Annotation
The RNA shown here (Fluoride riboswitch aptamer (crcB RNA motif)) has 65 nucleotides and comes from an uncultured Bacteroidia bacterium. It was read from a public genome assembly, where an Rfam model found it. Its mean pLDDT, the model's own confidence on a scale to 100, is 75.

[in-house]
């Protein structure tokens, strides 16, 4: 440059992807949890790839070939 085709059957739920559910939001919804302190902030820790369920992917632990 042309042309079609979408512009909700939408977006989220502490770290990925798919299917089901389930719960929120459209002025948002979402951005965890403990423990200290000079406290509304800021250091140290611990758990989890799920809101759950299943499944695969990365990690991280054991034990066996």
């Nucleotide at each position: 440059g042309u042309a079609a085709c979408a512009u909700a059957a939408g977006g989220c739920a502490a770290u990925g992807a798919a299917g089901u559910c389930u719960g929120c939001c459209a002025u948002a919804a979402c951005u965890g949890c403990c423990u200290u302190u000079u406290u509304u902030a800021a250091a140290g820790g611990a758990u989890g790839a799920u809101g759950a369920c299943u499944u695969c992917u990365a990690c991280c632990a054991u034990u066996c070939a």